[in-house]
RNA sequence: AACGUGCUCCGGGGUCGGUGUAAAUCCGAACCGGCGGUCAAAGUCCGCGACCCGCGCGUCGAUCCACACCCGUGGCCAUCGACCAGCGGUUGAACCGGUGGAAUUCCGGUACCGACAGUUAAAGUCUGGAUGGGAGAAGCACGUG
Numbered sequence: 001a002a003c004g005u006g007c008u009c010c011g012g013g014g015u016c017g018g019u020g021u022a023a024a025u026c027c028g029a030a031c032c033g034g035c036g037g038u039c040a041a042a043g044u045c046c047g048c049g050a051c052c053c054g055c056g057c058g059u060c061g062a063u064c065c066a067c068a069c070c071c072g073u074g075g076c077c078a079u080c081g082a083c084c085a086g087c088g089g090u091u092g093a094a095c096c097g098g099u100g101g102a103a104u105u106c107c108g109g110u111a112c113c114g115a116c117a118g119u120u121a122a123a124g125u126c127u128g129g130a131u132g133g134g135a136g137a138a139g140c141a142c143g144u145g
Stems, first nucleotide, its partner, number of pairs: 002144007010136001015029004030125002032114002034048004043112002052089004058083006064075004094110005116128003
């Protein structure tokens, strides 16, 4: 060098108007784009995360059993509920031209996509789960060497 262990910190963005009893949800125009990878830089290529569904080592509580007796203790064979490591499922969207050794990533053009619940009117942008979680980024310490 590399490897291992532990810790700290960071880790999602985006609106105005019109109509109307009522819409930041409709109409018009606008704005936004997590993380890693990719000989050249990505919302739309490959993969991941979160949300949603399922399985589930294990943990807790209760039923149950034994002891104790009416405080509780032990056991987890079985059952129910909750939590959770891990695994699986599901999970939106782009083409053309140019430059170049190389680009669905740059330049030009024209497009497209965006969970769930709530809301006097239908949501990528409002409210909520979320002061959450997390792919991962940065740094520090110790050890082996």
Molecule: FMN riboswitch aptamer (RFN element)
Organism: Citricoccus zhacaiensis